[in-house]
RNA sequence: UCGUGCUAGGCGGGGCGUUAGCGGUGCCCUGAUUUCCGGCUUGCCGGGAUGACCCGCAAUCCGCUAUAGCGGGGCUGAAUUCUCCGCCGAGGUGUUGUCCUGGUGGACCAUCCUGUUGGGCGGUUUGGUGUUGAAGGUUGGGUCCUCUGCAAUGCCGGGCCGUGAACCUGGUCAGGUCCGGAAGGAAGCAGCCAUAAGCGAGUUUUUCGGCAUGUGCCGGAGGGUCGCCUGGCUGGAGCCGGAUCGCCGAACAAGACCUGUUGGGAUGCAUCGAAGCGGAGUGCACGG
Numbered sequence: 001u002c003g004u005g006c007u008a009g010g011c012g013g014g015g016c017g018u019u020a021g022c023g024g025u026g027c028c029c030u031g032a033u034u035u036c037c038g039g040c041u042u043g044c045c046g047g048g049a050u051g052a053c054c055c056g057c058a059a060u061c062c063g064c065u066a067u068a069g070c071g072g073g074g075c076u077g078a079a080u081u082c083u084c085c086g087c088c089g090a091g092g093u094g095u096u097g098u099c100c101u102g103g104u105g106g107a108c109c110a111u112c113c114u115g116u117u118g119g120g121c122g123g124u125u126u127g128g129u130g131u132u133g134a135a136g137g138u139u140g141g142g143u144c145c146u147c148u149g150c151a152a153u154g155c156c157g158g159g160c161c162g163u164g165a166a167c168c169u170g171g172u173c174a175g176g177u178c179c180g181g182a183a184g185g186a187a188g189c190a191g192c193c194a195u196a197a198g199c200g201a202g203u204u205u206u207u208c209g210g211c212a213u214g215u216g217c218c219g220g221a222g223g224g225u226c227g228c229c230u231g232g233c234u235g236g237a238g239c240c241g242g243a244u245c246g247c248c249g250a251a252c253a254a255g256a257c258c259u260g261u262u263g264g265g266a267u268g269c270a271u272c273g274a275a276g277c278g279g280a281g282u283g284c285a286c287g288g
Stems, first nucleotide, its partner, number of pairs: 001288006009076003012030005020065005034049007053073005082281006091272005097267010111256002114253004119248011136234008144223006150216002152213006158204003161200003169194004177186003
């Protein structure tokens, strides 16, 4: 160095999750293999699917313990394939780092923005009104308050009417009683006629008095009069409203800002790290 036969090893790896920890089953990344579609320069490019030898086990899980899947079968096998290191790096995880952004709660109108609604000033435009007299000034009245008259309503009283006494009210007093010789006289019950107190849900609206009032197109006196309404006088040209624009200021609402909490994205840092690339390393026996 070549050939033959073997052995260690290998027949995917990684992140997250789970676990005291490891591997697997789960999710994700990578993409060996197989297959499909399209294009053309015909063996390349682009895209899709599958998902790493086969069988059994398994999330209330299965198997293990630093040599950290187990059992059975198959293939490969000393290097393209196994082992280690480095580079690059898909992707994952962590983060009280930074920036952007969404939801939700609080706080605040000190500041800013937006919107809504009033107010003031100015401009433009338009309508009404005004020399049959605007604004303004002045002087009365009303609206307001107090007192009061009248009326209304209600109540009370008085008046009137009616009724109203076994006897203790009046008049007249039959009968009867009493006095008297008689003439005559006296008291007097019932009845009748009146009347007192009282009673009347009778009357008082033809004529009475008092009190009260959520009363009055009513009247009188006094006070007050910011505003509003109205009359007179004066005055001599404005006055009032709508629309729109600008400015100032106010109130309210939502937001920004501030703050609590929760989510997303970018980036930084830390960490793990597939595929790929590069380097290094790793046997035994026999024969030529």
This is a predicted structure of a 288-nucleotide RNA (Bacterial large signal recognition particle RNA) from a Planctomycetales bacterium. It matches the Rfam family "Bacterial large signal recognition particle RNA". Rfam's curators write: The signal recognition particle (SRP) is a universally conserved ribonucleoprotein involved in the co-translational targeting of proteins to membranes. Lineage of the source: Bacteria > Pseudomonadati > Planctomycetota > Planctomycetia > Planctomycetales. Of the family's consensus pairs, 87% are formed in the model.